Bacterial RNase P class A from a Planctomycetota bacterium, 428 nucleotides, folded computationally. It matches the Rfam family "Bacterial RNase P class A". The family's RNA type in Rfam is ribozyme.

[in-house]
RNA sequence: GGAGUGGGCCAGACGGCCGCUGCGGGGGCAUUUUCGCAAGGAGAUGUUUCCGUAGAGGAAAGUCCGGGCUCCACAGGGCGCGGUGGUGGGUAACGCCCACCAUCCGUGAGGAUCGGGAAAGUGCAACAGAGAGUAGACCGCCGAUGGCCGCUCGAUUCCGCCGCGGUCUUCGGACCGCGGUCUUCGGGAGGCACAGGUAAGGGUGAAACGGUGCGGUAAGAGCGCACCAGCGGACCGGGUGACCGGUUCGGCUCGGUAAACCCCACCGGGAGCAAGACCAAGCAGGAAGGAGUUCGGAUCCCCGGAUCCGGCGCGGACCGGCCCGGUCCGUUCGCACUUCCGGGUCGGUCGCUUGAGGCGUCGGGCAACCGCCGUCCCAGAGAAAUGGCCGUCCACGACAAAACCCGGCUUAUCGGCCCACUCCGACG
Numbered sequence: 001g002g003a004g005u006g007g008g009c010c011a012g013a014c015g016g017c018c019g020c021u022g023c024g025g026g027g028g029c030a031u032u033u034u035c036g037c038a039a040g041g042a043g044a045u046g047u048u049u050c051c052g053u054a055g056a057g058g059a060a061a062g063u064c065c066g067g068g069c070u071c072c073a074c075a076g077g078g079c080g081c082g083g084u085g086g087u088g089g090g091u092a093a094c095g096c097c098c099a100c101c102a103u104c105c106g107u108g109a110g111g112a113u114c115g116g117g118a119a120a121g122u123g124c125a126a127c128a129g130a131g132a133g134u135a136g137a138c139c140g141c142c143g144a145u146g147g148c149c150g151c152u153c154g155a156u157u158c159c160g161c162c163g164c165g166g167u168c169u170u171c172g173g174a175c176c177g178c179g180g181u182c183u184u185c186g187g188g189a190g191g192c193a194c195a196g197g198u199a200a201g202g203g204u205g206a207a208a209c210g211g212u213g214c215g216g217u218a219a220g221a222g223c224g225c226a227c228c229a230g231c232g233g234a235c236c237g238g239g240u241g242a243c244c245g246g247u248u249c250g251g252c253u254c255g256g257u258a259a260a261c262c263c264c265a266c267c268g269g270g271a272g273c274a275a276g277a278c279c280a281a282g283c284a285g286g287a288a289g290g291a292g293u294u295c296g297g298a299u300c301c302c303c304g305g306a307u308c309c310g311g312c313g314c315g316g317a318c319c320g321g322c323c324c325g326g327u328c329c330g331u332u333c334g335c336a337c338u339u340c341c342g343g344g345u346c347g348g349u350c351g352c353u354u355g356a357g358g359c360g361u362c363g364g365g366c367a368a369c370c371g372c373c374g375u376c377c378c379a380g381a382g383a384a385a386u387g388g389c390c391g392u393c394c395a396c397g398a399c400a401a402a403a404c405c406c407g408g409c410u411u412a413u414c415g416g417c418c419c420a421c422u423c424c425g426a427c428g
Stems, first nucleotide, its partner, number of pairs: 001424010012393007020055016057399001061410002064408005069272004081268005086100005101115001102113004116263002121261002123257002138202002140198003145195002147192003151188005160181009210228006229253001231250008276350004285341005292312002295310007313331007357376004362371003394397001
């Protein structure tokens, strides 16, 4: 200098002006409570204004895991269902994180793993191929054994035929013997490739029942042996453990797939802040409360009552600071009215942000993380606030914005900075 690996941080900067939301303080206005005879004082709420102060993220996102919190359900156990899956730690918990193991990838720094069980059982494997699992004979090899074909050797009862010899003869032949042939049996060498044997070789496939050599065989084959690889058992050593190293024995080799059923171990009750708690107009529901009348008039039935209107009394509301007064309503269908009760709508308040919290020192741990001490308070709305304009500068600004709160994962992202490490080249 080039090419990379792993991790951390920032998310335009500065200034001015105008806005928005929360909180604290001051003022104005409105409503209301309380004290007071009153004047007035004190307080609460809403609104407005001024001052001060704070105000989105690394992912606030997806809502994929885990927990807190809240309500509901719940003796205990089992079946079922869902999830997780190397080992040891961390944690409130996790499917997350750290360290390690195994396998694979990379020259390396490092990276990837949906990483229990396939010698429990069941299933599945397109196309190609003869055969896809105690498999399979398409080509090839063999054809020992059995079969077939001729050749050869030996044996072979009777009849027939042929040849030779002998005897007899009526000279036509007859009989006897020997040899050959035929038939059958047995042996030998050979051929065929029919039965059959064979998994060495070829060929198909992602995958075809270890590798090399020697022996062996008709040809072959872990069929036998030696070495190697793999698997399993026993033992020894190291490690908390996954696992690693070694000795020995065994049968010779037992393929893949469990994001297929299944088996094993462990974990799991449901719903979610529109959870839920409190206050509570109006309407509807329930309960309680009481003063009527010897007064006047009218009507009806019919001689004592009923109904209506008025008067008086009583009760309530309104005007009024209070009294007097006035107006209106009610006065036995317990209506209206007043008081109370439970549930609860509109609405309001809480839940709500101090928390498994941030930062710093020290200590423990390889690390994730934990502990002690100090210090800080850092949005909390409810149709939902963080925006706009101007100036200067730069590398010209991405993805995207809280809504109960945390721990993770995943996905999106203009660019920039820092740290550690690896490989290659050059120079010293």
Record summary
Model confidence (mean pLDDT): 76 of 100. It is recorded under the gene name rnpB.